RNA sequence: UGAGCGUGAAAGACAAUCGCUGACGACUAGUGCCAGUGUACUAGGCGUUUGAGGAAAGUCCGGGCUCCAAAGGGCAGUGUGCUGGAUAACGUCCAGCGAGGGUGACCUCAGGGAAAGUGUCAUAGAAAAGGAAACCGCCUGCUUGGCAGGUAAGGGUGGAAAGGUGCGGUAAGAGCGCACCAGCAGUCAGGUGACUGGCUGGCUUGAUAAACCCCACAUGGAGCAAGACCGAAUAGGGAAGGAUAUGAAGCGGCCCGCAGACCUUCCGGGUGUGUCGCUAGAGCUGUCAGGUAACUGGCAGUCCAGAUAAAUGAUUGUCACCGCGCAAGCGGUACAGAACUCGGCUUAUUGAUCACUCAUAAU
Numbered sequence: 001u002g003a004g005c006g007u008g009a010a011a012g013a014c015a016a017u018c019g020c021u022g023a024c025g026a027c028u029a030g031u032g033c034c035a036g037u038g039u040a041c042u043a044g045g046c047g048u049u050u051g052a053g054g055a056a057a058g059u060c061c062g063g064g065c066u067c068c069a070a071a072g073g074g075c076a077g078u079g080u081g082c083u084g085g086a087u088a089a090c091g092u093c094c095a096g097c098g099a100g101g102g103u104g105a106c107c108u109c110a111g112g113g114a115a116a117g118u119g120u121c122a123u124a125g126a127a128a129a130g131g132a133a134a135c136c137g138c139c140u141g142c143u144u145g146g147c148a149g150g151u152a153a154g155g156g157u158g159g160a161a162a163g164g165u166g167c168g169g170u171a172a173g174a175g176c177g178c179a180c181c182a183g184c185a186g187u188c189a190g191g192u193g194a195c196u197g198g199c200u201g202g203c204u205u206g207a208u209a210a211a212c213c214c215c216a217c218a219u220g221g222a223g224c225a226a227g228a229c230c231g232a233a234u235a236g237g238g239a240a241g242g243a244u245a246u247g248a249a250g251c252g253g254c255c256c257g258c259a260g261a262c263c264u265u266c267c268g269g270g271u272g273u274g275u276c277g278c279u280a281g282a283g284c285u286g287u288c289a290g291g292u293a294a295c296u297g298g299c300a301g302u303c304c305a306g307a308u309a310a311a312u313g314a315u316u317g318u319c320a321c322c323g324c325g326c327a328a329g330c331g332g333u334a335c336a337g338a339a340c341u342c343g344g345c346u347u348a349u350u351g352a353u354c355a356c357u358c359a360u361a362a363u
Base pairs, nucleotide, nucleotide: 001359002358003357004356006354010350012319013318014317015316016315017314018313020051022049023048024047025046027044028043029042030041031040032039033038053335057346058345060344061343062342063341064340065223066222067221068220072256073255074254075253077219078218079217080216081215082096083095084094085093086092097111098109099108100107101106112214113213117212118211119208120207121206135155136154137151138150139149140148141147142146163181164180165179166178167177168176182204184201185200186199187198188197189196190195227276228275229274230272237267238266239265240264241263242262250258251257283302284301285300286299287298288297289296290295320333321332322331323330324329
């Protein structure tokens, strides 16, 4: 210099003017209470202060919180799936193991069980899972243009042909025997464990579980339009139909169990664009300690949107960075907008930093 790989951060700055959300303060006006210059509410302008993100997004997982029985038992269903740890929890994260890929930094993996059972393995092929199968070939025999028997070494088919290579052996062959390798089982050692290494054994057992299934673990449902309060407020009233204490609706599959009276349609009428939930939280910042790390604990400091048709904006100037231009100057500065909240994942996206790898060149 070029090409890569991984990690953690940042997300233009300041000022002026106009406008908006929330909070507080004083003032003015109105209304109510009242003996009152008091007090409450509403409105208005004024002053101070506050006001989006790393993803606020997708709503894909998991917690908190709320209601349904402060949610129970069983079945079914669903999800997860190497090991150890972290955590409120997770399908997330950290550290490892194994397999695969890359020269490498490093990356990827639903990565339990196929020796419990079932299914599937198209076409081709003799044969596709029974330790099976004889198309060609090889060998032996015979009554020899062929037939019978043996044979899985060789050929052929196929994604896959029943361990591989070699030596022996044989009529020809074959784990038939042996050596090495792969795999399996047992055992010993190391490791918390996944697993790794050694020894022994019989010689061998196809693939597929994001096919059924088996095993282990987890799992009730709905969601802030949850729900609560005020209130006339899914109200109360009328009509028709249905069900029902011989147990309705409900507990979002079924059974048990709980619980205890309603459901559907129509008619007519009135009333809130109300208040809370709502933002002090597994919070944020700094520091110390423990841990390889994820993370945890102590101490100190700090308060950082809370709207409801929905504010967080616009303009101008100076500076910063990038591009063009001799210059004056011109143009540009991504993706994108909270709606109960938190931890993740995924997706969108700008320009840089740091560590590391490979190649080339120079010293």

Predicted 3D model of a 363-nucleotide RNA (Bacterial RNase P class A). Rfam family: Bacterial RNase P class A. It is annotated as a ribozyme. The model forms 97% of the base pairs in the Rfam consensus.